A computed fold for a 98-nucleotide RNA from Ahniella sp., annotated as Glycine riboswitch aptamer. It was read from a public genome assembly, where an Rfam model found it. Taxonomically the source falls in Ahniella (Bacteria, Pseudomonadota, Gammaproteobacteria, Rhodanobacteraceae). Its Rfam family is "Glycine riboswitch aptamer". Rfam links the family to the GO term glycine biosynthetic process.
RNA sequence: GCAGGCCUUGCGGGAGAGUCAUGUCGCACCGUAUGUGCCCAUGCGCCGAAGGAGCAACCGCCCCGGAAUCUCUCAGGCCAAAGGACCGCCAGGCACCU
Numbered sequence: 001g002c003a004g005g006c007c008u009u010g011c012g013g014g015a016g017a018g019u020c021a022u023g024u025c026g027c028a029c030c031g032u033a034u035g036u037g038c039c040c041a042u043g044c045g046c047c048g049a050a051g052g053a054g055c056a057a058c059c060g061c062c063c064c065g066g067a068a069u070c071u072c073u074c075a076g077g078c079c080a081a082a083g084g085a086c087c088g089c090c091a092g093g094c095a096c097c098u
Stems, first nucleotide, its partner, number of pairs: 001097001005094004010089004018044001020043004026038004045078003051074001052072003058066003
């Protein structure tokens, strides 16, 4: 110096599945009714792209190890918001290389 590799911040994009049922206290609304919504709890159903786990093509230093967008759903999620694997862009750092 540095296209590409890895990591980090920021920005942009980013799917799926019940705003299901029941219910105590509380809060808010309210036309005061056996009302509505929120929080919480329970139950059943469902989704997978935080995380986690399992198998494996394949790879390696081959006694063994690393491995997915596959699989499982422990966790998480099922109006919106938040989150979100992954992708793109800017900047910075590290290594390789020159």
Its mean pLDDT, the model's own confidence on a scale to 100, is 80.